The RNA shown here (small-subunit ribosomal RNA) has 1396 nucleotides and comes from an uncultured bacterium.
RNA sequence: GCUCAGGACGAACGCUGGCGGCAUGCCUAAUACAUGCAAGUCGAACGCUGAAGCACUCUGCUUGCAGAGUGCGGAUGAGUGGCGAACGGGUGAGUAACACGUGGGAAAUCUGCCUAGGAGUGGGGGAUAACAUUCGGAAACGGAUGCUAAUACCGCAUAUCUUUUUGAACCGCAUGGUUCUUAAACGAAAGACGGCUUCGGCUGUCGCUCUUAGAUGAUCCCGCGGCGUAUUAGUUAGUUGGUGGGGUAAAGGCCUACCAAGACCAUGAUACGUAGCCGACCUGAGAGGGUGAUCGGCCACACUGGGACUGAGACACGGCCCAGACUCCUACGAGAGGCAGCAGUAGGGAAUCUUCCACAAUGGGUGAAAACCUGAUGGAGCAAUGCCGCGUGAAUGAAGAAGGUCUUCGGAUCGUAAAGUUCUGUUAUUAGAGAAGAACAAGUCAAGGAGUAACUGUCUUGACUUUGACGGUACCUAACCAGAAAGUCACGGCUAACUACGUGCCAGCAGCCGCGGUAAUACGUAGGUGACAAGCGUUGUCCGGAAUUAUUGGGCGUAAAGGGAGCGCAGGCGGUUGGAAUAGUCUGAUGUGAAAGCCCACGGCUUAACCGUGGAAGGUCAUUGGAAACUGUCCAACUUGAAUACAGAAGAGGUAAGUGGAAUUCCAAGUGUAGCGGUGAAAUGCGUAGAUAUUUGGAGGAACACCAGUGGCGAAGGCGACUUACUGGUCUGUAAUUGACGCUGAGGCUCGAAAGCGUGGGUAGCAAACAGGAUUAGAUACCCUGGUAGUCCACGCCGUAAACGAUGAGUGCUAAGUGUUAGGGGGUGUCCGCCCCCUAGUGCUGGAGUUAACGCACUAAGCACUCCGCCUGGGGAGUACGGCCGCAAGGCUGAAACUCAAAGGAAUUGACGGGGGCCCGCACAAGCGGAGGAACAUGUGGUUUAAUUCGAUGAUACGCGAGGAACCUUACCCGGGCUCGAACGGUGCAUGAAUAUACGAGAGAUUGUAUAGUCCUUCGGGACAUGUAUCGAGGUGCUGCAUGGUUGUCGUCAGCUCGUGCCGUGAGGUGUCGGCUUAAGUGCCAUAACGAGCGCAACCCUUGUCAUUAGUUGCCAUCAGGUCAAGCUGGGGACUUUAAUGAGACUGCCACCGUAAGGUGUGAGGAAGGGGGGGAGGACGUCAAAUCAGCACGGCCCUUAUGUCCGGGGCGACACACGUGUUACAAUGGGAGGUACAGAGGGCAGCUAUCCGGUGACGGAAUGCUAAUCUCCAAAACCUUUCUCAGUUCGGAUUGGAGUCUGCAACUCGACUCCAUGAAGGUGGAUUCGCUAGUAAUCGCGCAUCAGCCAUGGCGCGGUGAAUAAGUUCCCGGGCCUUGUACUCACCGCCCGUCA
Repeated sequence: GCUCAGGACGAACGCUGGCGGCAUGCCUAAUACAUGCAAGUCGAACGCUGAAGCACUCUGCUUGCAGAGUGCGGAUGAGUGGCGAACGGGUGAGUAACACGUGGGAAAUCUGCCUAGGAGUGGGGGAUAACAUUCGGAAACGGAUGCUAAUACCGCAUAUCUUUUUGAACCGCAUGGUUCUUAAACGAAAGACGGCUUCGGCUGUCGCUCUUAGAUGAUCCCGCGGCGUAUUAGUUAGUUGGUGGGGUAAAGGCCUACCAAGACCAUGAUACGUAGCCGACCUGAGAGGGUGAUCGGCCACACUGGGACUGAGACACGGCCCAGACUCCUACGAGAGGCAGCAGUAGGGAAUCUUCCACAAUGGGUGAAAACCUGAUGGAGCAAUGCCGCGUGAAUGAAGAAGGUCUUCGGAUCGUAAAGUUCUGUUAUUAGAGAAGAACAAGUCAAGGAGUAACUGUCUUGACUUUGACGGUACCUAACCAGAAAGUCACGGCUAACUACGUGCCAGCAGCCGCGGUAAUACGUAGGUGACAAGCGUUGUCCGGAAUUAUUGGGCGUAAAGGGAGCGCAGGCGGUUGGAAUAGUCUGAUGUGAAAGCCCACGGCUUAACCGUGGAAGGUCAUUGGAAACUGUCCAACUUGAAUACAGAAGAGGUAAGUGGAAUUCCAAGUGUAGCGGUGAAAUGCGUAGAUAUUUGGAGGAACACCAGUGGCGAAGGCGACUUACUGGUCUGUAAUUGACGCUGAGGCUCGAAAGCGUGGGUAGCAAACAGGAUUAGAUACCCUGGUAGUCCACGCCGUAAACGAUGAGUGCUAAGUGUUAGGGGGUGUCCGCCCCCUAGUGCUGGAGUUAACGCACUAAGCACUCCGCCUGGGGAGUACGGCCGCAAGGCUGAAACUCAAAGGAAUUGACGGGGGCCCGCACAAGCGGAGGAACAUGUGGUUUAAUUCGAUGAUACGCGAGGAACCUUACCCGGGCUCGAACGGUGCAUGAAUAUACGAGAGAUUGUAUAGUCCUUCGGGACAUGUAUCGAGGUGCUGCAUGGUUGUCGUCAGCUCGUGCCGUGAGGUGUCGGCUUAAGUGCCAUAACGAGCGCAACCCUUGUCAUUAGUUGCCAUCAGGUCAAGCUGGGGACUUUAAUGAGACUGCCACCGUAAGGUGUGAGGAAGGGGGGGAGGACGUCAAAUCAGCACGGCCCUUAUGUCCGGGGCGACACACGUGUUACAAUGGGAGGUACAGAGGGCAGCUAUCCGGUGACGGAAUGCUAAUCUCCAAAACCUUUCUCAGUUCGGAUUGGAGUCUGCAACUCGACUCCAUGAAGGUGGAUUCGCUAGUAAUCGCGCAUCAGCCAUGGCGCGGUGAAUAAGUUCCCGGGCCUUGUACUCACCGCCCGUCA
């Protein structure tokens, strides 16, 4: 950095859906609208019209009906007039604005209706609509003539009012205001309706006029507050101000004429984008962030744009005029319209309702009132859209039913769940009863107060009558049946909840991590479980978590992040003391902060949601009183910050001019001759036209050895020969002067390595590009030979670097120790010098503190303050676009789309390194003998085959599993058979003893026939066999990557760990490191470690010496007997030996070295000497090492076959390749003859003495031995002799012939013997193996398996018996310490580019 758990919504979508209450419901197209309704009312202002009805008269005439006339009556219709239509209702397009909010101002204003006070209401006039007649037009509508009224209109009189004018008093924040006073210009409806009346009038109510106040409403002005972009930096001409005039209800460039040149802006003007604002709503601990639906306040708008009229009020949603777009009508001339009112339609869209009822209530308009109007409003309807409440039953009920699922098959679970039994009846259904909301007003009656001369009337109070859309609704009662009412999502971790099956990187899931490749708790289904519930999930949006924009509350050495450095305007911040004032600050009071909402209390609906009443709370607000510490302001002072002065000091600080020597190269000349040069090795190159080398002279350019130093100077970049001139800064000392003059520093300006660019010079060396030579698979590189720009100088650009201490500048504070540079002071001493202290630099070590750690640590990355710059996941990208700069190269500023779940830092464990150090090992070296060449044996690969069964495959497979493939084994192939089966167990039924023999068919398995046989018994049956049925079979079929067990290897390498303690935020470390030593983590010393465990060693076996004990089958010295010979016999235990128990070796002793451990020695002694030799014994772990075919075992698969039986074949094939061996190539030998000496082990279906036969393998006869008794049983060696260097008297393969033995059987396919044959091979390329002493080499012997044997293999045994090393440079492997790492599946790693 990403993600989740919470809350919210005017929502939408998926699945599901019982009831009620209260709310809410076009967020999109301010798109277009059919139809109906939404603003009228007043006859008590007026003139007409004059219905119903009533009364009277007349006519027709049926008592009654019809008609006509008169009078009353006043419905209705349009008109004049008044009031209203500027309210109420809708919408949020526009608007970044005094539009809104908040607080002020108006001494710069208006206000119909209403309230209160004062004054008045006199007297006249002329018209006009309606109406009538007539004309035009399609219509809308209009014209002409004539008549008429008013609360319509117009003069006149009066007027405390307004304007102008004179004067005065009082007051105020400037202009000025209030009151009084003097003189000139403007108004009425004698109206309407009542009552009384002496008919003259009087009086009431409602009106009307003027005026003063109030209330209400409106208008104007101002302070402050609330959006983004600087990749928008400049904007403005009525613009800013003034004067005169105009205009308005009113101030004002609001408008106009003239004058002046201003006004706004980095505290963001202007421009662009977005947006109605607020009370509030959501979230949050809060600060904040987001929003502006419903309700309330304000604003704006009414098809789009503009304009005014009327009026108290509009520049007017349902008014007018003009223009435009659209729609409709038309007789084409002309007209009509405006749902962003309520319903409703179309369209758009994921998406948002009825063309309902009523004026009963509340409110509004008109009216004197009744009343009328009112899609405001009150209600109902639709929608789970939201909030709240209720229900879908309760109690009991174990045979723990059936069924499902799982299972270790025992059971577990769904589960008291169901059924069953007993109850209840909320809601729904039906029926009955049935509200509150109603107060008014009016009428009638009664009473009362004021007023009047009096009454009526007005006003107040009381009684009665009358009014309900919702709605027969809420609520209540009764009846009835558990009957009608549960889903959704999840179950790998985060995150509550697990199993089975299916699938097999497929299908799919997924918010993030991730799951799925045959045993998926992550996919799909089922069972179970969890959560919520009439809803549950998903999607979208907002806040939260996120201290992940950090005011509260973050950072910048290495994670992203200090500007390359300085100067400095604005800005920000600023030393000590006193005083003044009070802007900030703190505090009290007053005003205001509408209502609703939030919060608290109480109350009303059965509860809740909801509603009512009261309180509290809420501002960076205004006015005013107070305080004076701090900040700011003003005044006065101070010296410590800062600066100056004076006296000293060091320095590669800068610029310019001049001078110097060494070296390279070149030129000239001399000497001189064949090479030089260069490299890992070479070559290109130079050189007989004389190089390199050497000597002398000269030319030219660049750089300045030694001194030289974590030394010096500078702001940084940077600065290094010497001299001179000019010049900047710093430090020390004194404390004379000024008196805060300071710090930082956005923009701005200046400096700024190297490379590069421009112009002109210069060019010795070096050297991009380029050329050649090498290297290499290639080598556009590294190496070599050349070489041009450039490097150098002058002037001008560029403006960037890992411009780094990856660490901005300034100030103060905070332990020590030790170097060094420049000064100063003190002490001592005076020849150097030494010691102590202060200041300014520059280094190292290190404490507190700090840090994620590493580290930093008075030169801070510590503790604080001030100011500036910068950061906010990785990539895209320091890229694109725009702007600015540049001659160009390019620089500065600097995004987004898209994409990933990481990228990164520091440290840890390991592993690795063609890193380092130390050490070990037949690891190398030194040796001896082999392999690799030949033939054969054997195993493997490959090939072949019907099959050549399977496994093992670098080391760690390949004489391995196999320690015995002719049949069997055997798993493979071909063919023939069987199917409860070839073996075994249990049960039921049936039959039969079991069993043995013979013959036949067949390759055999198998099958047919015949004969013999008649068991035991408690009489049920049993043993055995066969058949049948059944439960288990059987499988060398698959998976060693599901496993157990066993084994190999690293490796007999010295390691691997634990407890407690300590260190570390932690992973971890320490211990186990270091020094010495050892075969060894063996031991000693040291030590924040102390101990312990598994390993090492030892204990065990064997062998080497001795002792004791015991002597048979072993032994025989002595004694005796005895043989051809012989422990053969008596006997003996001495010796050998056997086999049991002990001893012995421990660096114990000596010498030397060492602290010790220990080491060394021709040491002594000793059989053995420093682990005496050999064996068994293999730590934690690694290799998903090997084995399902030794055995066992999970899962899957086969079941007349992948099981089982039989015969034959194969595992033994053969162009070839490899491994392991045997025999050889010969004379240290071969052949012949003779003569000796072992150990260990085996033996009755055996080993066999001895004798006989055979050339021999062997055969025959026969003896001993179940073994220290008998037997198998030696060869090299030694002696004599022969061969004489040859493919041989070497070598023995191969082949022919003849045999022996085992075995049912030697063809495929056995061993051995004899005769004959007599191959390759003359010591083996690259390379490679074993071995350090009784070892290698060499010689034979035995055993297991086994009928026999392909054994030259394996495991043991003894005989003879060497050479070499005493080292660790290198190869290989290993151990310890250390170091780097972007690896941790760990270098067979990771990873980059191109292509597919």
Rfam family: Bacterial small subunit ribosomal RNA.